The part of an RNA shown here (small-subunit ribosomal RNA, central domain) has 345 nucleotides and comes from an uncultured prokaryote. RNAcentral holds the full RNA, with entries from ENA. The prediction has a mean pLDDT of 83.
[in-house]
Context: one part of a larger RNA
Parts: sequence; C1' cells; structure tokens
RNA sequence: UUGGGCGUAAAGCGCGCGUAGGCGGGUUGCUAAGUCUGUUGUUAAAGACUGGGGCUUAACCCCAGGACUGCAUUCAAAACUGUCAGGCUAGAGUAUGGUAGGGGAUAGUGGAAUUUCCGGUGUAGCGGUGAAAUGCGUAGAGAUCGGAAGGAACAUCAGUGGCGAAGGCGGCUAUCUGGACCAAUACUGACGCUGAGGGGCGAAAGCGUGGGGAGCAAACAGGAUUAGAUACCCUGGUAGUCCACGCCGUAAACGAUGUCAACCGUUGGAGGGCCUGUCGCUUUAGUGGCGCAGCUAACGCGAUAAGUUGACCGCCUGGGGCGUACGGCCGCAAGGUUAAAACUC
Repeated sequence: UUGGGCGUAAAGCGCGCGUAGGCGGGUUGCUAAGUCUGUUGUUAAAGACUGGGGCUUAACCCCAGGACUGCAUUCAAAACUGUCAGGCUAGAGUAUGGUAGGGGAUAGUGGAAUUUCCGGUGUAGCGGUGAAAUGCGUAGAGAUCGGAAGGAACAUCAGUGGCGAAGGCGGCUAUCUGGACCAAUACUGACGCUGAGGGGCGAAAGCGUGGGGAGCAAACAGGAUUAGAUACCCUGGUAGUCCACGCCGUAAACGAUGUCAACCGUUGGAGGGCCUGUCGCUUUAGUGGCGCAGCUAACGCGAUAAGUUGACCGCCUGGGGCGUACGGCCGCAAGGUUAAAACUC
C1' cells in the first nucleotide's frame, strides 16, 4: 500500500450548522498542471540477475549484457481530471398563491380534581392492609353542603394520527417566529453534497442565586412482614419536582440502523392536497402492515432496505484489567471528555 467490517456478534459521534479538506450536472473554446508518446542526460563501482571465461571442481575471481520500473530535459497528443473564458437548465435556490400541524418563544385566561383554611348539618368512628398496626378523630374527625386560598397537571377529543434536526412537543386565546408540503408560472444560473477541527442545541437527575411549594416523593422516622428486612406493603415526610437567570453535557440520547444522491417489483388500506358539480382516476410528500427479487450466520430487511451503486465523515480489531490510572482540556462541585500499560485467561 492492497484486502474486512459497523440492526442483534467489537463497531454510526445524541442532533443540527458550518471552516479547511475531499467529491461534484450538461455544453463550447483556450491552456497543458495531472495524464499519455518518443528523445537526450543521469540513475557511481561492487553486489543481485542472464550468458560466457579462469583456478582439477566448488566457493572465489574476470568479461559482456540486461536491469536499475526514478529524476530532469525536450518534441508531440488533448480523450479524461484540473485552470481560465463564454453560454445552458434537469441539481440547488428565490418570488407569487394556497394547505395542514401538541414546531418554538412571550403574555393572558378556563374548568375538573387533590390539599389546606373558614362556616353550616351531623356523630363515632375514619384511614389503611393479605391480615394488621403506626396515623387522624369527642379540643367533633371521616361524610355532606357553601365559601376562600394556593400550586401543579391539562380527562374526553387521542389515533402503529400530527409537528420538529435530535432532545422533545397536548386546555383555550392573542402577539412574535422557524420549517414542511401542493399547483402553475416567472427568475438566479451549479450558487451543490459531505464535513477533521470549531461553534450551537441537547431528556432526566444534579449544581448556583432568588422565588414558589397543592399533589407526589429520594433521604429520613415510625408501623408491619421476616430467621433477619438497612427492602417489597402501610402511615408520615425533606430535598427535588414548578418559575426566572446561569451551569452541567450525559441516557437502552434506540430504528441499538451516519448524511446526501441515483436506480431496482407488485398490490391493498388510511389521511391530506390539486383539478372537478360528484364519483372515479392521476400525481407529489409523509406515515404503517405484508411480501417478489436480492441481501443476511440466522433472526429478519425488503422502494422509509439491512437490495444495487456513488460521494464524504465517524467508528471497530479477543475477554478481563478499563471507559479505569496518569497527563491535558472543561466544570462551582458532582463529574465529563480524551485515553493507556503492567498483569492475567
């Protein structure tokens, strides 16, 4: 250098954006850097290789040849890649008009329920469990009716339904705002794809400051269970859960499946959009089930591929030691990230 892989065996960064780099649609001309053809020079000798020769052979020595696949030089070629110039519209994008949506942010607002408090009625239990007890209650509980306060979550609708790059997003209204899709035109004219570093977003838990605190509930306390019970069950209960701002940067961050593009069957169903009076048909984008070929160790995947190909990135190389130590970087800390070796099987 070539060769193998990454759904479940080791292996796709949690996810966007984007720098360098890599790669890049169709066409005309120029150029000649890559590319290709020859020339010339050089590529020391020895060694190695081929053919001869000399020591009685061999080792050894001598002669000749080829090779030295490179570099430089110069002549020529112009298909491909590149440079430069012109022009194109199929990629990409912009404009106009529409469609659907829990996409995001802020402000406001609604009802049900739980809890607490106040008041009325009312009396001995309530609660809880497998059974109990701790607990609450004659200082009037529980039940029931009326009122008030406060916080959090939004039943039904609700759907292998929708939206978002992912994390994720669900009462209602308004304002601001991102993206997607559809139809027909017009416009720009390759503006594209990927993306080492970098920078941004990133559930839950946790941390800092200040609020808030209804319910739930790590820790903790008590009651049970048990041989024991630092648990499962019960009664309580603090951080936390909520808000604002700032950190943390991790998850079975999962489709355990990187992004983009092209191509390769058939059929059915649902929803949406356009045309239309309606049905039907057609087309596009998304979302499911089953299956042809093909692939796969099998399971299975199967036009949303794990099929057939291309571009670029990331990652893997026996188990343990170990995602650990040391060092670096980041963090208030918790810790994160990068990441071994000895030894051992």